[in-house]
Background:
Large-subunit ribosomal RNA, domain I from a Cyclobacteriaceae bacterium, 536 nucleotides, folded computationally. Lineage of the source: Bacteria > Pseudomonadati > Cytophagia > Cytophagales > Cyclobacteriaceae. The coordinates come from a structure-prediction model, not an experiment, and the mean pLDDT is 82. It matches the Rfam family "Bacterial large subunit ribosomal RNA". Rfam links the family to the GO terms structural constituent of ribosome and ribosome.

Context: one part of a larger RNA
RNA sequence: GGCGUAUGGGGGAUGCCUAGGCUCUCAGAGGCGAUGAAGGACGUGAUAAGCUGCGAAAAGCGGCGGGGAGUGGCAAAUACAUGCUGAUCCGCCGAUGUCCGAAUGGGGCAACCCAGUUAGUUGAAGACUAAUUACCCGACUUGUCGGGGGCAAACCCGGGGAACUGAAACAUCUAAGUACCCGGAGGAAGAGAAAAUAAUCAAUGAUUCCCGUAGUAGUGGCGAGCGAGGCGGGAAAAGCCCAAACCCAGUAGGUUACGGCCUGCUGGGGGUUGUAGGACUGGCAUAACGAACAAGCGAUGAACGAGAACCUGUCUGGAAAGUCAGGCCGUAGAGGGUGAAAGCCCCGUAUCGGUAGUUUAAUGUUCUGGCCAGUAUCCUGAGUAGGGCGGGACCGGAGAAAUCCCGUUUGAAUCCACCGGCACCAUCCGGUAAGGCUAAAUACUCCUGAGAGACCGAUAGUGAACCAGUACCGUGAGGGAAAGGUGAAAAGUACCGGGAAUACCGGGGUGAAAUAGAACCUGAAACCAUACGCUU
Repeated sequence: GGCGUAUGGGGGAUGCCUAGGCUCUCAGAGGCGAUGAAGGACGUGAUAAGCUGCGAAAAGCGGCGGGGAGUGGCAAAUACAUGCUGAUCCGCCGAUGUCCGAAUGGGGCAACCCAGUUAGUUGAAGACUAAUUACCCGACUUGUCGGGGGCAAACCCGGGGAACUGAAACAUCUAAGUACCCGGAGGAAGAGAAAAUAAUCAAUGAUUCCCGUAGUAGUGGCGAGCGAGGCGGGAAAAGCCCAAACCCAGUAGGUUACGGCCUGCUGGGGGUUGUAGGACUGGCAUAACGAACAAGCGAUGAACGAGAACCUGUCUGGAAAGUCAGGCCGUAGAGGGUGAAAGCCCCGUAUCGGUAGUUUAAUGUUCUGGCCAGUAUCCUGAGUAGGGCGGGACCGGAGAAAUCCCGUUUGAAUCCACCGGCACCAUCCGGUAAGGCUAAAUACUCCUGAGAGACCGAUAGUGAACCAGUACCGUGAGGGAAAGGUGAAAAGUACCGGGAAUACCGGGGUGAAAUAGAACCUGAAACCAUACGCUU
């Protein structure tokens, strides 16, 4: 020096665990904000650095309800308080709520500086206290009232709108109306009661979503690709209101033969459609149904209440819930805890109950709300529909290109009318544009509750199980960690000794265990050491 055996050091793998995550399901909620939000700064405790809570009334104040023995958060200890005259705690409602922040009296390098007006404190000046003073929009009307602004995870609608990429290059095309920017709204949004779809049937009957139809019909440097509709089967179902004609009232003007008449505006009635309907004229009728509101019953229901059955014996053990022997409950044998593995020890669970609040159906009140015939006249959405030119949307890239939308330029008809049915024309069929509203089925989850997992188990699972968007890095935008486990219980080693020692160690004590001693469960390997054996 090597090998082996043994014992240690070192290190933190592995096993076990879970306080945290991940993905969903079913319900709830779907907003907060000038009554000052989200988010912060600074304060606030007997002692108080941090987190949490709170706001100069500051780990808190008041009321109501619940609850019933301790309590003064994490967080021990001491001191001092407080509580059955009901505290702490839980729920609901209120009070207080510094400064910044939309930030809004003016300013500003956020958490700071400086004002005006009114009222008050003061003998006065100064200072202080309270209230108020931004801008925009609307309504009345000349100063009052109402609204807006900002924040928020996704979902939604609108206005703008790429490129990488693919086409094996690239330009039309694609990616894609995607990413991204801006505006706006709601719990959903948007769409929506046919100038529809179809046509094989003289058929369907608002919209939305899903499955098929179908990667079909089409489109396409007919390349890459893009890609329907009808219809069938389902989910859900709901229909309505204006404008106009006509009538009435008010008001302004014109005109008059002074009886009125005409025009404009405002308000009320009326009326709302394609088998055309309505006005108008004549006749009959006064209801069903629907909407809003109200109190009581029921249902649900914050905090919460009741809630069965062994404190059975035996053995092992530090400890029984394990073993063996017996008993009991069960509308409860979900789950968790308790010194190992508990239906019957504890919390619970099934079930029942419950104030505030929420809410369906029935009742009451108010409001809305008809039918028949006649067809002379009137009305039925105009710079609109349509055309030309230029773009865009549709499955459709200008094509034979219908349909829809926009810019520009033109520009009808008025029910004997007009539009559509994929150029266009005719017949036929379907509908009635140029005004508006509309639940449900659908999309999403920052958030709350209950639950689930052939999801993870500390190099995993969120970046974050732990005081993490922290420490740290960067001028900045931004980037971004590591780090869990004593024990059943602190019983966390009294006391003695060595030592300079509050280091460390040896006795001793606790404990089932201390090679569980806080650098604490288990404790692998690398690496280091000691002892012994063999060997060079």